The RNA shown here (SAM riboswitch aptamer (S box leader)) has 99 nucleotides and comes from a Desulfuromonadaceae bacterium. The model forms 89% of the base pairs in the Rfam consensus. NCBI's taxonomy places the organism under Bacteria, Pseudomonadati, Thermodesulfobacteriota, Desulfuromonadales, Desulfuromonadaceae.
[in-house]
RNA sequence: UGCUUAUCGAGAGUGGUGGAGGGAAAAGGCCCUGCGAAGCCACAGCAACCGGUCAUGUGACGUCAGGUGCUAAAUCCUGCCGAAAGGCAAAGAUGAGAG
Numbered sequence: 001u002g003c004u005u006a007u008c009g010a011g012a013g014u015g016g017u018g019g020a021g022g023g024a025a026a027a028g029g030c031c032c033u034g035c036g037a038a039g040c041c042a043c044a045g046c047a048a049c050c051g052g053u054c055a056u057g058u059g060a061c062g063u064c065a066g067g068u069g070c071u072a073a074a075u076c077c078u079g080c081c082g083a084a085a086g087g088c089a090a091a092g093a094u095g096a097g098a099g
Stems, first nucleotide, its partner, number of pairs: 003097006013043005021032003027078003044071003048068003052064001054062001075091001079088003
């Protein structure tokens, strides 16, 4: 990097450094940003998945080290079906698994 699979309208930010961009990709919209963007570092937090513990007839809910992940806005919005409610797809992100 590609494959399989689950989830994606919930949740959670401060400081330092840096110095103009950022919100995945093309375009459009909308938004954030010198009251300081991206990146990097530190600390803090969240709880999606894995794993372990407690518990257990089973299931549900839950507890707590650890790993990955995440901490503006629905994955910011966009396509298709539908009167609407809602459903589906593509792409993407994250986890787990196999090769």